This is a predicted structure of a 74-nucleotide RNA (transfer RNA) from an uncultured bacterium. The coordinates come from a structure-prediction model, not an experiment, and the mean pLDDT is 80. The sequence was found in a public genome assembly. Rfam family: tRNA. It is annotated as a transfer RNA.
[in-house]
RNA sequence: GAGCCCAUAGCUCAGCUGGAUAGAGCGCAACCCUGCGGAGGUUGAGGUCGAACGUUCGAAUCGUUCUGGGCUCA
Numbered sequence: 001g002a003g004c005c006c007a008u009a010g011c012u013c014a015g016c017u018g019g020a021u022a023g024a025g026c027g028c029a030a031c032c033c034u035g036c037g038g039a040g041g042u043u044g045a046g047g048u049c050g051a052a053c054g055u056u057c058g059a060a061u062c063g064u065u066c067u068g069g070g071c072u073c074a
Base pairs, nucleotide, nucleotide: 001073002072003071004070005069006068007067010026011025012024013023019057028044029043030042031041032040050066051065052064053063054062
């Protein structure tokens, strides 16, 4: 320098033939339970879906560029 892949909640990930409120598990908080709790139960908080621009009635999802990470080639 060239090509390919990945980037969604604190962590690990799903969702990626565009469709309307963005999810799961773990973790965290409150409450219940308990002699006390780390177990069990209920509820909840937490995300501008890496950034910008574009396409579209509508974008996490499509296109371009950039950023970060990984792999291969030179």